[in-house]
RNA sequence: CUAUGAUAAUAGCAAACUUAUUGAAAAGUAAGGACGCAAAGCUACGGGUCUAAGGUCUUGUGACUAUGAUCGCCGGGUUGCCAAA
Numbered sequence: 001c002u003a004u005g006a007u008a009a010u011a012g013c014a015a016a017c018u019u020a021u022u023g024a025a026a027a028g029u030a031a032g033g034a035c036g037c038a039a040a041g042c043u044a045c046g047g048g049u050c051u052a053a054g055g056u057c058u059u060g061u062g063a064c065u066a067u068g069a070u071c072g073c074c075g076g077g078u079u080g081c082c083a084a085a
Stems, first nucleotide, its partner, number of pairs: 004083002012037002017032006035072001041078003045075003048070003054065004
């Protein structure tokens, strides 16, 4: 330095839920709260999934659609603590 990750140590993050708030919604942000996480740090690059305001179609009910969202869905890229085997 790379790979790897334990009955190690120092740290870290924060699911569900509640309150407030933004948003058409999915969902996000803040506070509380911990299910868990060796990248559960960052990044929408690829795939998947969610939503359908607007648009299109339909006699109507509705259907389709991402430019929206999700990194705690998977992979890629990138940065990083410690060290047993």

A computed fold for an 85-nucleotide RNA from Oceanobacillus damuensis, annotated as c-di-GMP-I riboswitch aptamer. The prediction has a mean pLDDT of 87. Its Rfam family is "c-di-GMP-I riboswitch aptamer". Rfam's curators write: GEMM was predicted in a large-scale screen for bacterial structured RNA regulatory elements. It was read from a public genome assembly, where an Rfam model found it. The source organism's lineage runs through Bacteria, Bacillota, Caryophanales, Bacillaceae and Oceanobacillus.